[in-house]
RNA sequence: AACCGACUUCGGGGCAGGGUGCGAUUCCCUACCGGCGGUGACAGUCCGCGAACCCGAUAUUUCGGGCCGACCCGGUGCGAUCCCGGGACCGACAGUAUUUACGGUCUUUUCCGUAUCAGUCUGGAUGGAAGAAGUUUCUG
Numbered sequence: 001a002a003c004c005g006a007c008u009u010c011g012g013g014g015c016a017g018g019g020u021g022c023g024a025u026u027c028c029c030u031a032c033c034g035g036c037g038g039u040g041a042c043a044g045u046c047c048g049c050g051a052a053c054c055c056g057a058u059a060u061u062u063c064g065g066g067c068c069g070a071c072c073c074g075g076u077g078c079g080a081u082c083c084c085g086g087g088a089c090c091g092a093c094a095g096u097a098u099u100u101a102c103g104g105u106c107u108u109u110u111c112c113g114u115a116u117c118a119g120u121c122u123g124g125a126u127g128g129a130a131g132a133a134g135u136u137u138c139u140g
Base pairs, nucleotide, nucleotide: 005136006135007134008133009132010131017029018028019027031120032119033091034090035049036048037047038046044089045088053066054065055064056063057062071087072086073085074084075083093123094122095121100115101114102113103112104111
């Protein structure tokens, strides 16, 4: 000094304002947010990875497989879906009071049940991971 191993630390952000309503950070207007590695150049949208979800095995925690969103135009430049300008778009699972539909109850009003609404709220999660930094044994 390098590889392997072990260990330590770190490792995801966001509803401000207004409208409707008994009730909404879920609806409407508007606002706000952007994990990790790579890529000739700084990326939510390129290439890949991770969380989540599903299936199987293992036999309780890991392994394998599946699934896995969204960008254009102009400019600069040798080179940019990465920069600058403009305009767009996207966001796991579970919960929950919009609305609508269906069903039930009732003379009616009403009420009840089921399905359907969150990137930002609550929850799994004081978790885990892609990875980042560091310490150290052995060997050479």
Predicted 3D model of a 140-nucleotide RNA (FMN riboswitch aptamer (RFN element)). The coordinates come from a structure-prediction model, not an experiment, and the mean pLDDT is 77. Of the family's consensus pairs, 100% are formed in the model.